[in-house]
RNA sequence: UUAGUCCUUCGGGGUAGGGUGAAAUUCCCAACCGGCGGUGAUGAUGCUUUAAAGUAUCUAAGCCCGUGACCCGGUUAUCUUUUAAGAUAAGCGGUGGAUUCAGUGAGAAACUGAAGCCGACAGUACAGUCUGGAUGGGAGAAGGAUCGU
Repeated sequence: UUAGUCCUUCGGGGUAGGGUGAAAUUCCCAACCGGCGGUGAUGAUGCUUUAAAGUAUCUAAGCCCGUGACCCGGUUAUCUUUUAAGAUAAGCGGUGGAUUCAGUGAGAAACUGAAGCCGACAGUACAGUCUGGAUGGGAGAAGGAUCGU
């Protein structure tokens, strides 16, 4: 230094206040929240430079590109009971949300301002925020070991 293998740890936030009602953190008014990786016209710092500028590191998007949880369907292995299913594990495929306007500028999906929009399943008076599957899973992050160069 990094390709492979393995180990450990970490790894999601949020209804204040009010209305109706027998009953709603679920409806209505209003409030609040934004996983992970990438990109990047963000910002900061260092270096070179008279400066312009260049360059390195860190940092910058819920709605730009991907991705995870949830849900659905195959495959393989094991087990159970039964001949058709079920359970567990691994891995694969699919489904699954949301942005415009103005300004600046050579250039805006990212900057500034404004106005919008979105958010699995089950339960329950209809839930992004409550309860539950979940002391689970997980994108990934950090550190370490081994082997290689």
Predicted 3D model of a 149-nucleotide RNA (FMN riboswitch aptamer (RFN element)) from Terrilactibacillus tamarindi. It was read from a public genome assembly, where an Rfam model found it. The source organism's lineage runs through Bacteria, Bacillati, Bacillota, Bacillaceae and Terrilactibacillus. The model forms 100% of the base pairs in the Rfam consensus.